[in-house]
RNA sequence: GCCGAUAUAGCUCAGCUGGUAGAGCAUUCGAUUCGUAAUCGAAAGGUCGUGGGUUCGAACCCCAUUAUCGGCUCCA
Numbered sequence: 001g002c003c004g005a006u007a008u009a010g011c012u013c014a015g016c017u018g019g020u021a022g023a024g025c026a027u028u029c030g031a032u033u034c035g036u037a038a039u040c041g042a043a044a045g046g047u048c049g050u051g052g053g054u055u056c057g058a059a060c061c062c063c064a065u066u067a068u069c070g071g072c073u074c075c076a
Base pairs, nucleotide, nucleotide: 001072002071003070004069005068006067007066010025011024012023013022019056027043028042029041030040031039049065050064051063052062053061
């Protein structure tokens, strides 16, 4: 330099044909218990990497770009 994959909640990851963004763990509160752990319930937590475009409507489609990972090439 070229090719591919990945980027979504604090962490690990889903998200179907473009139509209200979700789960587990963690956190907070409550229930339960003499108390703790465990268990149960609830709450809070999101510029969907970034910038544009298409569309009535984009995490999803198109273009550019950043980061990470992997592969290839670097010959005469």
Predicted 3D model of a 76-nucleotide RNA (transfer RNA) from Candidatus Adamsella avium.
It matches the Rfam family "tRNA". Rfam classes the family as a transfer RNA. Rfam describes the family as follows. Transfer RNA (tRNA) molecules are approximately 80 nucleotides in length.
Lineage of the source: Bacteria > Bacillati > Candidatus Adamsella.
The sequence was found in a public genome assembly.